The part of an RNA shown here (small-subunit ribosomal RNA, central domain) has 525 nucleotides and comes from Octospora sp. LJ-2022a.
The RNAcentral record of the full RNA draws on ENA and SILVA.
Its Rfam family is "Eukaryotic small subunit ribosomal RNA". The family is grouped with related families in Rfam's "SSU clan". Its family is annotated with structural constituent of ribosome and ribosome in the Gene Ontology.
[in-house]
Context: one part of a larger RNA
Formats: sequence, structure tokens, C1' cells
RNA sequence: UUGCAGUUAAAAAGCUCGUAGUUGAACCUUGGGUCUGGGUGACCGGUCUGCCUCACCGCAUGUACUGGAAUCCCGGAUCUUUCCUUCUGGAGAACCGCAUGCCCUUCACUGGGUGUGUUGGGAAACCAGGACUUUUACUUUGAAAAAAUUAGAGUGUUCAAAGCAGGCAUUUGCUCGAAUACAUUAGCAUGGAAUAAUAGAAUAGGACGUGCGGUUCUAUUUUGUUGGUUUCUAGGACCGCCGUAAUGAUUAAUAGGGAUAGUCGGGGGCAUCCGUAUUCGAUUGUCAGAGGUGAAAUUCUUGGAUUUUUCGAAGACGAACUACUGCGAAAGCAUUUGCCAAGGAUGUUUUCAUUAAUCAGGAACGAAAGUUGAGGGAUCGAAGACGAUCAGAUACCGUCGUAGUCUCAACCAUAAACUAUGCCGACUAGGGAUCGGGCGAUGUUUAAAUCUGACUCGCUCGGCACCUUACGAGAAAUCAAAGUCUUUGGGUUCUGGGGGGAGUAUGGUCGCAAGGCUGAAACUU
Repeated sequence: UUGCAGUUAAAAAGCUCGUAGUUGAACCUUGGGUCUGGGUGACCGGUCUGCCUCACCGCAUGUACUGGAAUCCCGGAUCUUUCCUUCUGGAGAACCGCAUGCCCUUCACUGGGUGUGUUGGGAAACCAGGACUUUUACUUUGAAAAAAUUAGAGUGUUCAAAGCAGGCAUUUGCUCGAAUACAUUAGCAUGGAAUAAUAGAAUAGGACGUGCGGUUCUAUUUUGUUGGUUUCUAGGACCGCCGUAAUGAUUAAUAGGGAUAGUCGGGGGCAUCCGUAUUCGAUUGUCAGAGGUGAAAUUCUUGGAUUUUUCGAAGACGAACUACUGCGAAAGCAUUUGCCAAGGAUGUUUUCAUUAAUCAGGAACGAAAGUUGAGGGAUCGAAGACGAUCAGAUACCGUCGUAGUCUCAACCAUAAACUAUGCCGACUAGGGAUCGGGCGAUGUUUAAAUCUGACUCGCUCGGCACCUUACGAGAAAUCAAAGUCUUUGGGUUCUGGGGGGAGUAUGGUCGCAAGGCUGAAACUU
């Protein structure tokens, strides 16, 4: 691994990118014809045997003998565009030639059969030597793989666990054993060629050759001998020309990337603009209360609070519209306008051609809180102070209020970062809405005609969801995925293994710190 589980019981990294790793679309020889070998042989005969019958017919029996034969299984040869390595030798069975007897046959050395010889040809197998060969995984068979052990055969240890003994005898002895199986990775040999990889010819520096010509290397034999040089000849290598060839580029994946068209969105960044509210300040009017609460009080108030009018300032925020709607990898994103780059889906008789999927290590982003520095400080508001409540209240309620909340520059890297549900791919079911694109209609309106919009109705891709069912799943709640799972294997990553101790200690590493990541054990139950 076969063969667990991960919504809620333990367990999907917050999210994306991405290296190693793992995995990865289809396609290239199949099919047919002819001949032939082996096995099995339902069935149909013949001979033999038995029974029955006058006899035929019939019945039965067969490890009996023998003939034909459908089907099925395992092969082999050859032809269909179809190398099965190739070359030089040796030895050469069958076979084919050639020569020649005999027998039969023919008009005929015409044809058939059977001998003999052969100096000829003879990749069926064998031997030797070159030249070359895509490479593996997989699988078959074999050799090899120490015994004891295990399984297992034989055997009356008196049985058995064991042991490898033993058994027959007539007095010199005879004789059966001490089997067999399994033995997985690696290695060796061997048949197969499906499956999965791998290589080849695109700037042809490609393949062949009955070719031709150069360059270069090697040197056996023969020229009476020895030596030298050169040629011929034989064998490598390289180059040029010519020739041969169907000369040589697989599809275009309801895989992926790119280009392009009109869009779409509260996606991002920078700038700009608006809005009311709040608080404060100024101003106006009035007057005794106002706040706040369950009830109160702290608090403000004739120096005019609260409230009203008119202005101004500041910093936040962006109501209603706002939805089981949109966008974004997630975190997240909502006033206007402009600029900047990005993105999805859709359309496409566009292009490339495997470029892909998922991912240890690594990297980017990452709410709120928190940290450092600078600004800003309206509101709200940890800490703190008071007032209440209370047995107490260091809380809930109220009045103040520092840090903070906002912006910029840097850190931090965690959340019930939740759909508590990894990502990619395929299939399995019905429905109506909705968002974005596309296509369509004797449709409506703009309309006095078109064009464009808007609307209505269909179809179609791609989204966020929902409803109904359950063929299915589940412990159930429930779930179109949490289905296609004991009828268990599509690819790939991460995590969990009773509760505590404990996300603690220790070590490492990151951080200014707070802390983060990694992460036990004793003990206990």
C1' cells in the first nucleotide's frame, strides 16, 4: 500500500504564488486472404464384443481399433505499401536442380512412383569471425538462492510431541528410503511487446547507393631475396557532386497559454468633489431648570444651562437606496468626478502546440488588537476617577476620561481568519428566480420610417444562492455533495489517533516588545 478518518465526535495550513517531488489528452500494425501443425473433440460412420431377433432393424458397452468432421483453444509460414540485423566463411539435413536405371503411363524424356550418383544451389538448426544495434520499466519461464524452521509425502518412537528411521529374512545377507513445495528485493539467462516512459529528420550538419571524385589513416599477400619509395588492391574515417524517395513538421483535447471585440463590477492605487450628523466657537430669542435612569445621583445652570435662529471650524463617517445582489486569492470593498495599471465571464471558421494539475523547502498579501516614529485628535472609549446597584461589585447602568480609534512611514502574522467542509478533473435530478456576456423573435415602446436604447418572451455559456425530491450517502442533524466507498484505486497536497498534563517545559528560529512558528515527557485518568 491492499484498507481508516478529517461539516458538527481528534483532524483542511487564513489566502495565493511556486521549486524539488508526485501525476499527466488522443494518435503510429490493425484487419483480411491463402496454406499449415498441435490439443479438445459435440456429432456422423465402419470393425470388434455382448444382448435381442429367423434375419434386417434395434439396444448396450468401450482408457478397444479406426475414418470423417463443425466449434473452441494454442501456434507457424506467406501475401496484402509490411526486415526477419547484415556481411565473410565452415559444415551442410530436408528440398530444388542435373545425370542415370527400373515399373506404370503417354503420340512424345509426356506424366507419376521408386532407386543410385552429384563437382551445383541450398539462413531450417549449428560453429567461427567482423560491421552495426535507441534505452528501460513490466511480465512469462529457467538456472541460482546453506541447513534447521514452516507446509507436506513415507515410516506403529507402545500412542504422541518427536526422530529419519526402517522393512524382510534361510546361517554367511537382501532391500526401500532420508521426497516434494514455498523461498517475494537485487543480480543472471529466456519468450512476449499490450501498458508507461525514452531517443530520432526542421538553419537537414538527415537516410540510402548499381554511383563518381577527392582528403586522410592502416598494411596482409604477390612481384627470386633483403631494405626504401610509390602505385594497384583490401579495410576505417571525413568531404564534395550526382542519383533514389509519396523525401522529412500527427491531431488541434467540451486541457492550457496568448492575441482580439464589446462589455461588467461597492476589485486596487492616486487625486478631486459632495453630504448630513456630532462636538466646539461665535451669534439670536426665551426662561428655570437641564442631563441621565428601573428609580436616582455624580454633572451643567440667572456669569442664562437645556432649547431655538444664523454662521464658522475640526476630525471622523458615507444612512435610507442595500438585496439570501455584485467584485476580489483571502483579509476585505459602498458620496462625485478624473487619471493609472490590473481582472473575470462572454463572443471568435484567430494563434502556439502539452506548454498542464497539485505542491516539501521558499515567497507575496493578511481583520481587529498591539509596537516604534511623525501628524491629527470631532466621536466613541480599554486603564483610571466618581455616582448608583449590591451582602460585596474592583462588574452590568450612568457622568467624565488617558492610551487607542483616523492618516503617513515601518513592524507584528494571529481570529469561531467559518461554508467549522483543501485544490484540479469526470459523471449522476427536476425546478423557478437572479447577476454578467452572447444569440434569437411578424413581440411592446422610443415611432412619422429606420438606427440604437429600454422592456417582454425564449435559448445559451459562466456566477452568488435557493426550492423540491433521494437513485445515493450519513451516527444522525442533514448533504446535488457530505453522492458515484467492503461492488473499497481519477490526480495531488495537508492534518488526526482516548481525556488531562499542554500548545506547557526545553532546544532552535523569527520579532524592538507583546509574542509567533516548531514542540515533548514524567505523571494522572